[in-house]
Predicted 3D model of a 74-nucleotide RNA (transfer RNA) from a Thermoplasmatota archaeon.
RNA sequence: GGGACUUUAGCUUAGUCUGGUGGAGCGGUGGGCUCAUAACCCGCUGGUCGUCGGUUCAAAUCCGACAAGUCCCA
Numbered sequence: 001g002g003g004a005c006u007u008u009a010g011c012u013u014a015g016u017c018u019g020g021u022g023g024a025g026c027g028g029u030g031g032g033c034u035c036a037u038a039a040c041c042c043g044c045u046g047g048u049c050g051u052c053g054g055u056u057c058a059a060a061u062c063c064g065a066c067a068a069g070u071c072c073c074a
C1' cells in the first nucleotide's frame, strides 16, 4: 500500500440474508422467603444499534465515507 471480517445495554450476545414495535442471559436495584447468608421466587432498571451522510412513507438491517479492532496479501 491492497483486501476480508467485526462493531447492538455495564459484560456476553440474538436480530441484518428477506427494511415495518430492539430481545435474551448475566449484572444493578426494591421486595418476598430465612434466625441469618447463599440459593430460590416476584417486581423495577436498562440502548442516540461505532460516527457522519445517502436511499426510503419507514433503516440496527440497504448504499457510501470515516473511525477502532482482528486476520490475510504485498
Base pairs, nucleotide, nucleotide: 001073002072003071004070005069006068007067010026011025012024013023020057027045028044029043030042031041032040050066051065052064053063054062

Notes:
The source organism's lineage runs through Archaea, Methanobacteriati and Thermoplasmatota. The sequence is in RNAcentral, with records from ENA. Its Rfam family is "tRNA". Rfam describes the family as follows. Transfer RNA (tRNA) molecules are approximately 80 nucleotides in length. The coordinates come from a structure-prediction model, not an experiment, and the mean pLDDT is 85.